Context: one part of a larger RNA
Molecule: large-subunit ribosomal RNA, domain III
Organism: Alkalibacillus flavidus
RNA sequence: GAGUAGCGAAAAAGAAGUGAGAAUCUUCUUCACCGUAAGCCUAAGGUUUCCUGAGGAAGGCUCGUCCGCUCAGGGUAAGUCGGGACCUAAGCCGAGGCCGAAAGGCGUAGGCGAUGGCCAACAGGUUGAAAUUCCUGUACCACCUCCUUUCCGUUCGAACGACGGGGAGACGCAGGAGGAUAAGGGAAGCGUGCCACUGGUUGCGCACGCCCAAGCAGAGAGUGUGAUGGAUAGGCAAAUCCGUCCAUCGGACGCAUGAUCUGUGACGGGGAGGGAAAUACAGUACCGAAGUCCCGGAUUUCACACUGCCAAGAAAAGCCUCUAGUGAGGAAAGAGGUGCCCGUACCGCAAACCGACACAGGUAGGCGAGGAGAGUAUCCUAAGGUGAUC
Numbered sequence: 001g002a003g004u005a006g007c008g009a010a011a012a013a014g015a016a017g018u019g020a021g022a023a024u025c026u027u028c029u030u031c032a033c034c035g036u037a038a039g040c041c042u043a044a045g046g047u048u049u050c051c052u053g054a055g056g057a058a059g060g061c062u063c064g065u066c067c068g069c070u071c072a073g074g075g076u077a078a079g080u081c082g083g084g085a086c087c088u089a090a091g092c093c094g095a096g097g098c099c100g101a102a103a104g105g106c107g108u109a110g111g112c113g114a115u116g117g118c119c120a121a122c123a124g125g126u127u128g129a130a131a132u133u134c135c136u137g138u139a140c141c142a143c144c145u146c147c148u149u150u151c152c153g154u155u156c157g158a159a160c161g162a163c164g165g166g167g168a169g170a171c172g173c174a175g176g177a178g179g180a181u182a183a184g185g186g187a188a189g190c191g192u193g194c195c196a197c198u199g200g201u202u203g204c205g206c207a208c209g210c211c212c213a214a215g216c217a218g219a220g221a222g223u224g225u226g227a228u229g230g231a232u233a234g235g236c237a238a239a240u241c242c243g244u245c246c247a248u249c250g251g252a253c254g255c256a257u258g259a260u261c262u263g264u265g266a267c268g269g270g271g272a273g274g275g276a277a278a279u280a281c282a283g284u285a286c287c288g289a290a291g292u293c294c295c296g297g298a299u300u301u302c303a304c305a306c307u308g309c310c311a312a313g314a315a316a317a318g319c320c321u322c323u324a325g326u327g328a329g330g331a332a333a334g335a336g337g338u339g340c341c342c343g344u345a346c347c348g349c350a351a352a353c354c355g356a357c358a359c360a361g362g363u364a365g366g367c368g369a370g371g372a373g374a375g376u377a378u379c380c381u382a383a384g385g386u387g388a389u390c
Base pairs, nucleotide, nucleotide: 012030013029014028015027016026017025031387032386033385034384039367040366041365045347046346049345050074051073052072053071054070055069059067060066079140080139081343082342083341084340086117087116091112092111093110097106098105099104121138122137123136124135125134141339142338143337144336145335147334148333149332150331151330152329159326160325164322165321166320167319172309173308174307175306178302179301180300184295185294186293187292189210190209191208192207193206194205195203211269212268215264216263217262218261219260222257223256224255225254226249227248228247229246230245231244232243234242235241273287274286310313353362354361369381370380371379372378
């Protein structure tokens, strides 16, 4: 320079409280804003910022009794969620090997590596802070025991079974049609409460509410698939499997898959509402009604199923089957038991991530209600959140 520029998009008001001190903290009552978001879940990233108590030097663009600040104490509980003890992709590493003055480069076998495949738990309650993890109820998966029962088998071979063979896993995009459900809406039906401050309101009056999973059993819109027998030079050995050929039968049975529905789960949970005592702990403990009918229909699901198209759309394991092989015990049901390691707090369109900042910027995925509307546009609202730090 200068007490100058600025104080970073935005609605506050009143009362009470606390306190040395209050526009700024707390509570209440109004008002206002968002509402395909400024609500909810979650990945990455952050790494304690979460909760409670205390504090006010500094940080906070003012203040501060307050805070994502300081100090102290506490908080993250899993067979089933995500990852590992399973599988592979791009890519990376790489025994031997090849190449190279050295360092090292490439690469076979092999391994690592999810953003993919495979894989068993749901509903409710509970904390100041965690919950598909704790608790309650009801389940499921793998393995073990040989405890019980039944059945099969011991060379006339039960059962297991490859690091091997085969199948399957196994896949693009667009379009339209169908089945089903979720959300949602209405109600004169059902239940609970109310009839008043202001003209009216015992009336088809007003307000609110009329639900529930996995699992198990049955049904099931559909969709896909020919079945049986014989032969067999292929599938690096073998095969009853696959492939190929022949015969018979047949357009069905069967098999596979499949959303959803019904029953059960549920004599349970939840539930509008009612609502104590107490000294500190209140809408807390505790009690708890109705639960029907109609409309509506998805961008969800059956399912890349069908049809069409060209740019022609992963792999491996789990799984099924076949033998090679092992082979004297094995199978089913019941009962009992076991179940490892890591993550789990909190923010997550943001004051906690990336931007030097409590920065008008950026940040993958899912849910996303009502009225009007073609609509996730737009305006107003619900649940929920916020009033943005002079």